[in-house]
RNA sequence: AUAGAGCUUUGGGGCGAGGUGAAAUUCCUCACCGGCAGUAGAGUCUGCGAAGAACGGCGGUUGCCGUUCCCGAAUCGGUGUAAUUCCGAUACCGACGGUAUAGUCCGGAUGGAAAAAGUUGUUA
Numbered sequence: 001a002u003a004g005a006g007c008u009u010u011g012g013g014g015c016g017a018g019g020u021g022a023a024a025u026u027c028c029u030c031a032c033c034g035g036c037a038g039u040a041g042a043g044u045c046u047g048c049g050a051a052g053a054a055c056g057g058c059g060g061u062u063g064c065c066g067u068u069c070c071c072g073a074a075u076c077g078g079u080g081u082a083a084u085u086c087c088g089a090u091a092c093c094g095a096c097g098g099u100a101u102a103g104u105c106c107g108g109a110u111g112g113a114a115a116a117a118g119u120u121g122u123u124a
Base pairs, nucleotide, nucleotide: 005120006119007118008117009116010115016030017029018028019027031104032103033094034093035048036047037046038045043092044091052069053068054067055066056065057064058063074090075089076088077087078086096107097106098105
């Protein structure tokens, strides 16, 4: 230094103002937020994760694991060797359960995970 293995840690943000109403951080107007890897720096590209569904296995009480399915949304102009990533402009999107209809509140979740960093043996 490479490959494989083990362990540890880290690993998601956001409703402020006004209006209507008996009631809304849920509606209306404005506001605010953006997981991981790749790539010229990305919520909208490509891939992944989370959430949801079905089936199978384990377990024996509604949990774990696996497979499959599902899986939102961007254009124009500029700079440049290179950008759907930067700059400018104007748009758009956001699981499930609860509750006056929720990306922002509460809950599953003091959970899990893509992954990142560190560390310890072993082998060549």
The RNA shown here (FMN riboswitch aptamer (RFN element)) has 124 nucleotides. It matches the Rfam family "FMN riboswitch aptamer (RFN element)". Its family is annotated with FMN binding in the Gene Ontology. Of the family's consensus pairs, 97% are formed in the model.